[in-house]
RNA sequence: UUAAGAGCAAACUGUCCGAAAGGUCAGGACGCAAAGCUUAAGAACCUAAAGGUUGUUAAAACAACUUACGGUCGUCAGUUGCCAA
Numbered sequence: 001u002u003a004a005g006a007g008c009a010a011a012c013u014g015u016c017c018g019a020a021a022g023g024u025c026a027g028g029a030c031g032c033a034a035a036g037c038u039u040a041a042g043a044a045c046c047u048a049a050a051g052g053u054u055g056u057u058a059a060a061a062c063a064a065c066u067u068a069c070g071g072u073c074g075u076c077a078g079u080u081g082c083c084a085a
Base pairs, nucleotide, nucleotide: 007032008031012027013026014025016023017022030074036079037078038077042076043075044072045071046070051066052065053064054063055062
């Protein structure tokens, strides 16, 4: 590169969980040579319930900022793997 046997399943819809990001299950296929696995091996990005700081207030409430031990493996990355040449 060309096959063979296979695999996974985006958006969307329904369903359940969650504060949210997002995830489960079912339908559905945009695509994927790792779209297998790994989130205390690492990076990046997303969310901010709880916590903290600040503002306002008599106080609560509210708002802003900060923060991951939350999340994305279909963002990299690490790691393992099918078939042929």
Predicted 3D model of an 85-nucleotide RNA (c-di-GMP-I riboswitch aptamer) from a mouse gut metagenome. Rfam family: c-di-GMP-I riboswitch aptamer. From the family's description: GEMM was predicted in a large-scale screen for bacterial structured RNA regulatory elements. Of the family's consensus pairs, 95% are formed in the model. The sequence is in RNAcentral, with records from MGnify. The coordinates come from a structure-prediction model, not an experiment, and the mean pLDDT is 84.